[in-house]
Context: one part of a larger RNA
RNA sequence: GAUUGAACGCUGGCUGCAUGCUUAACACAUGCAAGUCGAACGAGAAAGUUCCUUCGGGAACGAGUACAGUGGCGGACGGGUGAGUAACGCGUAGGAAUCUGCCUAGUAGUGGGGGAUAACUUGUGGAAACGCAAGCUAAUACCGCAUACGCCCUACGGGAUCUUCGGGCCUCGCACUAUUGGAUGAGCCUAUGUCAGAUUAGCUUGUUGGUGAGGUAAAGGCUCACCAAGGCGACGAUCUGUAGCUGGUCUGAGAGGAUGAUCAGCCACACUGGGACUGAGACACGGCCCAGACUCCUACGGGAGGCAGCAGUGGGGAAUAUUGGACAAUGGGCGCAAGCCUGAUCCAGCAAUGCCGCGUGUGUGAAGAAGGCCUGCGGGUUGUAAAGCACUUUCAGUAGAGAAGAAAAGCCUACGGUUAAUAGCCGUGAGUCUUGACGUAACCUACAGAAGAAGCACCGGCUAACUCCGUGCCAGUAGCCGCGGUAAUACGGAGGGUGCAAGCGUUAAUC
Numbered sequence: 001g002a003u004u005g006a007a008c009g010c011u012g013g014c015u016g017c018a019u020g021c022u023u024a025a026c027a028c029a030u031g032c033a034a035g036u037c038g039a040a041c042g043a044g045a046a047a048g049u050u051c052c053u054u055c056g057g058g059a060a061c062g063a064g065u066a067c068a069g070u071g072g073c074g075g076a077c078g079g080g081u082g083a084g085u086a087a088c089g090c091g092u093a094g095g096a097a098u099c100u101g102c103c104u105a106g107u108a109g110u111g112g113g114g115g116a117u118a119a120c121u122u123g124u125g126g127a128a129a130c131g132c133a134a135g136c137u138a139a140u141a142c143c144g145c146a147u148a149c150g151c152c153c154u155a156c157g158g159g160a161u162c163u164u165c166g167g168g169c170c171u172c173g174c175a176c177u178a179u180u181g182g183a184u185g186a187g188c189c190u191a192u193g194u195c196a197g198a199u200u201a202g203c204u205u206g207u208u209g210g211u212g213a214g215g216u217a218a219a220g221g222c223u224c225a226c227c228a229a230g231g232c233g234a235c236g237a238u239c240u241g242u243a244g245c246u247g248g249u250c251u252g253a254g255a256g257g258a259u260g261a262u263c264a265g266c267c268a269c270a271c272u273g274g275g276a277c278u279g280a281g282a283c284a285c286g287g288c289c290c291a292g293a294c295u296c297c298u299a300c301g302g303g304a305g306g307c308a309g310c311a312g313u314g315g316g317g318a319a320u321a322u323u324g325g326a327c328a329a330u331g332g333g334c335g336c337a338a339g340c341c342u343g344a345u346c347c348a349g350c351a352a353u354g355c356c357g358c359g360u361g362u363g364u365g366a367a368g369a370a371g372g373c374c375u376g377c378g379g380g381u382u383g384u385a386a387a388g389c390a391c392u393u394u395c396a397g398u399a400g401a402g403a404a405g406a407a408a409a410g411c412c413u414a415c416g417g418u419u420a421a422u423a424g425c426c427g428u429g430a431g432u433c434u435u436g437a438c439g440u441a442a443c444c445u446a447c448a449g450a451a452g453a454a455g456c457a458c459c460g461g462c463u464a465a466c467u468c469c470g471u472g473c474c475a476g477u478a479g480c481c482g483c484g485g486u487a488a489u490a491c492g493g494a495g496g497g498u499g500c501a502a503g504c505g506u507u508a509a510u511c
Stems, first nucleotide, its partner, number of pairs: 001511004006507005013358002016355003019351002021316001026314003030311003035073003040070002048061005080269003089194007098186002103182008111145001113143002120135006156173004161168002195241003202232003207229008244266004248259004271292005294305004322348001324347003330344001331342004361391004371382004395452001397447004405438001410432002413429006455500005460481003466495005476483002
C1' cells in the first nucleotide's frame, strides 16, 4: 500500500447492488418448512336454508362435499451444517465386472379366475399413547392358473354406433407386462497430486497371495474353508496433531504466499452409538427398531420428543437480522386437467457491514464588517468566508400520472394430421376472458423554499500540515526514534492548518 463475512470509538442525508452466528455439531417454547390423486377403491357426515308435520319428527338442498381409511406416486429432490475424515474423501486423467423409477425409440402382449382385509358396526382393555375380539365389504391392494418349461405379469377411462340393457364392436388417450437400445443418475477400480511432527522406526494375521464356495446390481479377503508366507516402510510405513476437498478468493510485476464466507461441483453428517425394513434409489434431517444422555406428560402401570430447514428464544461471545408477504415469476411433487402443496424461490423489513453513485447549494459580493486568535501595537489572519444581492431545486417532502417483469393455461373458432368419423386427441393460427407478492415501487410531471442534510483523524522526524495559553519527569503521550524536570510546534485546551469524507480513526488478520 492492498484486502476483510470483521469488531470498537466518534459521527451520520439518500438511491442501487451485494453481504450478515467466523464463538457452543450448546439446549430449544411457539408457528410454519411434503404432500397430492375421486380419471384406482369402498364408505360417508354436520352446521345452515326451504318444505311438510300427528310437534315426536320427516323430506330436499347442502353433498357424494368435509374429515378419515385402502391403494398409487412423491417423502432418497429441494433446504441446512462442516462434527468426523490425511481417505480413492477431493482434483486431474483413464478403465470394466454393474444397476437405473419417471422420460424416450422399437418389438411382442394385456386372457380367465379366487380368497381376504382396512374403513364401517358391535363388544371390550387403557389415565393416555394406543390397542384386542367378533361380524361385513371394494379395488389399479393380494394369490394361483393359461399363453410359455422356468422367472415374471394380469387395468382401466372417454366417445360414435348397435343393444335382449347383460353387453358387443370401433377408436383415441392413459396405464401395465416382457424385452432391446438411448438419455439421465448412481455404484466400483486404477495412475497421479493433496498439511505438520523422526523429541513417532519399525507396522501388519483376513494381514499378502492362491484354489474352491458363498454373497452383491457388480470386480474383489467383501465373507468363509484349505494351502503358501507373504505385504508396507528413511522416495518416511505406523503413530500423534491439525483439517471437509475443489472451481475459486486475497495479495503480488510475476514466481509465490495466505485462504476455502457468500455462488457452483463433490463428500460427510442429522441428539449420541448401532441396526436393518420398504423401495428404482436410503441403511433415510422433519421414517422404523434397540441402547444411552437430556427434556416433557402420567392415574406410577406406561408413554412422548429431537430447529446443523425458515423465523424466533435462552446461553456463549468483541460480534451477526423479521416469530414478515406471495406462490405473480422461475423451479419441484402429485394430478388428464382445473388445481393443491412448496420458509425452494421471488420479494419486503433490520444493519454505513461492504462496493458504486448523488447531495449537503451556484454566481456575485472589500466597508477586507463584527467576533475570535496572534502581534514587534503599525498590523496580520480567519476571509469572498459571512452578511447583502441575483439564481437554481438534484435528493428528501407533498400531489398527480404510470411502463416492463404475463407468457401460458382455460373458453370459442379456422386449417392440417390421426381416424370409418364432422367424436376425441395432437400441431399451427385468429378471437375472447382473466391472472402482480413486490407496489403508496421504477420512470415522468407539477408545487414550495437555500429551504431538511458534515464529520473524523492528524499537524517533532519518518509524513502533508504552527502558533499561543495551561501543566512542570506531574498529568499524560507513544507505530519506531522518543517527548514532559518553568519559555513543550511531541501532554491538555484554543486559533490556524493538512488529509480523507457519509464516513474517519483504532484494534485484529493476510499478502

A computed fold for a 511-nucleotide part of an RNA from an uncultured prokaryote, annotated as small-subunit ribosomal RNA, 5' domain. Its Rfam family is "Bacterial small subunit ribosomal RNA". Its family is annotated with ribosome and structural constituent of ribosome in the Gene Ontology.